[in-house]
RNA sequence: CAACGUGAACGGCAAACCCGUCCGAAAGGCGGGGACGCAAAGCUACGAGGCUAACGCAAGGCCGCGCCUUGCCAUGCCAGUCGGGCCGCCGAA
Numbered sequence: 001c002a003a004c005g006u007g008a009a010c011g012g013c014a015a016a017c018c019c020g021u022c023c024g025a026a027a028g029g030c031g032g033g034g035a036c037g038c039a040a041a042g043c044u045a046c047g048a049g050g051c052u053a054a055c056g057c058a059a060g061g062c063c064g065c066g067c068c069u070u071g072c073c074a075u076g077c078c079a080g081u082c083g084g085g086c087c088g089c090c091g092a093a
Base pairs, nucleotide, nucleotide: 004091005090012038013037017033018032019031020030022029023028036080042086043085044084046083047082048081049078050077051076056072057071058070059069060068061067062066
């Protein structure tokens, strides 16, 4: 230096779940608690995949402005689904 880590140390993160005069249409996020796990469970939506569907579009209902229902749609989201990219702590075998 590269690889590797089922070992150790300093530390780090935090699933489910609970809470909230928080943000959001929702998915989801944020904060507090919590700890299943994690050597990248740090960063990044580039590829695959997943979640949601406000707006929009379509169809239908109501006499109708309009409203409601259903379907489609990411421009919203997930990095703790996998791969790629970037960066990084420690050092026994």
Predicted 3D model of a 93-nucleotide RNA (c-di-GMP-I riboswitch aptamer) from a Gemmatimonadota bacterium. The coordinates come from a structure-prediction model, not an experiment, and the mean pLDDT is 87. The sequence was found by an Rfam model in a public genome assembly. Rfam family: c-di-GMP-I riboswitch aptamer. About the family: GEMM was predicted in a large-scale screen for bacterial structured RNA regulatory elements.